Predicted 3D model of a 151-nucleotide RNA (glmS glucosamine-6-phosphate activated ribozyme aptamer). Rfam family: glmS glucosamine-6-phosphate activated ribozyme aptamer. It is annotated as a riboswitch. The sequence was found by an Rfam model in a public genome assembly. Model confidence (mean pLDDT): 81 of 100.

RNA sequence: AAUUGAAUAGAAGCGCCAGAACUGAGUAAUCAGUUGACGAGGGCGGGGUUAAUCGAAAGUUCGGCGGGUGCCCCGCGGUGUAAUCAACACCGUUAAAUACCUUACAAAACCUUGAAGUGAUUUGAGGAACAAAAUGGGUAGGUUGAUUCAA
Numbered sequence: 001a002a003u004u005g006a007a008u009a010g011a012a013g014c015g016c017c018a019g020a021a022c023u024g025a026g027u028a029a030u031c032a033g034u035u036g037a038c039g040a041g042g043g044c045g046g047g048g049u050u051a052a053u054c055g056a057a058a059g060u061u062c063g064g065c066g067g068g069u070g071c072c073c074c075g076c077g078g079u080g081u082a083a084u085c086a087a088c089a090c091c092g093u094u095a096a097a098u099a100c101c102u103u104a105c106a107a108a109a110c111c112u113u114g115a116a117g118u119g120a121u122u123u124g125a126g127g128a129a130c131a132a133a134a135u136g137g138g139u140a141g142g143u144u145g146a147u148u149c150a151a
Stems, first nucleotide, its partner, number of pairs: 014066004019062001020035006038055003044075006076092005082148006098140005110127007
């Protein structure tokens, strides 16, 4: 100095780059680089699974790999009856799905500008905006069986 293994820490719309596009060097082969998702929302435990929600933007946010808060099964927990148990349904500790009405919030993109790099490009500051799904509120909207309790 390199390689391999292990451990720790960290990210979760997160990470990575064999295709592709682009930059530099080179006659070329090739070598060295750059790009590759903008936020909102989403987590009981274990296992399984992978094309896992929403909009913004609009030249690759193309293409691919991995992961993943989605989904499925089991367990635990909550609600559905005043209590206990079982079944079933819906959920996840703010523990009712659904329908209707209502409620409001972003970053990038854009404009101005600083810094780094030969360059592709990267990174920071300021300015002025703009969502949807959710969430919250209102109305409607929930069991069966057994044994108790109360009237």